[in-house]
RNA sequence: GCCGGGCAGGCGGCCGCGUCGGGCGAUUCCUGCCCGCCGAGGAAAGUCCGGACUCCACAGGGCAGGGUGGUGGGUAACGCCCACCCGGGGCGACCCGCGGGACAGUGCCACAGAGAACAGACCGCCGGUGCGCAGCCCUCGGGUUGCGCGACCGGUAAGGGUGAAACGGUGGUGUAAGAGACCACCAGCGCGCCGGGUGACCGGCGCGGCUCGGUAAACCCCACCCGGAGCAAGGCCAGACAGGGAGCGUUCGAGGGUUGCCCGCCCGAGCUCCCGGGUAGGCCGCAACCGCCGCACCCCGCGAGGGGUGCGCGACGAGGGCGCCGGUGACGGCGUCCCGAGAUGGAUGGCCGCCGCCCGGCCGGGGAGACCCGGCCGGGGCACAGGAUCCGGCUUACAGUCCGGC
Numbered sequence: 001g002c003c004g005g006g007c008a009g010g011c012g013g014c015c016g017c018g019u020c021g022g023g024c025g026a027u028u029c030c031u032g033c034c035c036g037c038c039g040a041g042g043a044a045a046g047u048c049c050g051g052a053c054u055c056c057a058c059a060g061g062g063c064a065g066g067g068u069g070g071u072g073g074g075u076a077a078c079g080c081c082c083a084c085c086c087g088g089g090g091c092g093a094c095c096c097g098c099g100g101g102a103c104a105g106u107g108c109c110a111c112a113g114a115g116a117a118c119a120g121a122c123c124g125c126c127g128g129u130g131c132g133c134a135g136c137c138c139u140c141g142g143g144u145u146g147c148g149c150g151a152c153c154g155g156u157a158a159g160g161g162u163g164a165a166a167c168g169g170u171g172g173u174g175u176a177a178g179a180g181a182c183c184a185c186c187a188g189c190g191c192g193c194c195g196g197g198u199g200a201c202c203g204g205c206g207c208g209g210c211u212c213g214g215u216a217a218a219c220c221c222c223a224c225c226c227g228g229a230g231c232a233a234g235g236c237c238a239g240a241c242a243g244g245g246a247g248c249g250u251u252c253g254a255g256g257g258u259u260g261c262c263c264g265c266c267c268g269a270g271c272u273c274c275c276g277g278g279u280a281g282g283c284c285g286c287a288a289c290c291g292c293c294g295c296a297c298c299c300c301g302c303g304a305g306g307g308g309u310g311c312g313c314g315a316c317g318a319g320g321g322c323g324c325c326g327g328u329g330a331c332g333g334c335g336u337c338c339c340g341a342g343a344u345g346g347a348u349g350g351c352c353g354c355c356g357c358c359c360g361g362c363c364g365g366g367g368a369g370a371c372c373c374g375g376c377c378g379g380g381g382c383a384c385a386g387g388a389u390c391c392g393g394c395u396u397a398c399a400g401u402c403c404g405g406c
Stems, first nucleotide, its partner, number of pairs: 001406007009355007017039002020036005041384001045395002048393005053230004060263004065226005070084005085099001086097004100221002105219002107215003122160002124156006130149009168186006187211002189208008234284004243275006255267004291316001292314001293312008317339001319338008356382003359378008
């Protein structure tokens, strides 16, 4: 240098906070005091994916929409994880990849440049015409050769130049000059065969001048997946109140639900508007193995419910640590041990002492130096942050420190 993993200051004292249980005092209650148990994280966060759970008149078809995208595996599932393949980067350990399709179609490719997609002639090169100069020849006006041109016509994609990118590379044949136009080799692409691999793919041989630009985090195409809403889900208790008017409708069906739309299906006697009135409290869900479920009893509460004791049988956690086994690994199986926030105005904090680590200063020693080691002092610092139904991931934040491997 690279990779992986762990910790997230420790102990003691005092004061304080919250739920639950017990006790005391007081009592209509609220409440007060004491004791005991328990009381955030590696990310509790962002709420970005995936699920559990709950509800919806079982979620059927079509359209639309959304998501995923190398291969094989793991998982309850995933956009996560593991192993491998391919491509790229690094001397290397290793790292990175939103990694299907651009010969189905459409679109876009700035600037520069002559030309940017089945392109293009600016310079250069070559041929011709014209003109000029010079040489030679002669029948004196032409012929011919060479050189040249801010000229014209044409050929040419080898060379120069522009650019991120200019329609394969090297050598030769060929040609007026050139060009895969043709040939050899190389590179790529496509097709065929053989071999290896579960597969992505890899290796070899042969054939075809086929040489085809990029972009799909542009439309689009292909394959696969997706019913919707979410704990303010959803269920329940207690209490308060007052009705009036208008319109539409009761099987010729108002109005709803089902996915955004359509079809289909289902519920269906009420619905909408205006005026007026009342309430805006509580319980469960909720937290979990000392549990859940059923029965009985006791206590508290008006109640929904809560707490406790005993008995019963039945299944139950995608939970964590350790060990063994299987697997390259993610992970799985077995055994054993352990699990205790559930507050809604939403608790977990403060002070002191000792120790630890970092920082600063001073002193001593070592060293060429960077720096290292030891001691003392100061008391400066010890992050990021914090539940709100739960779980698996991802991402982001994080002082410092330790361990292992390469």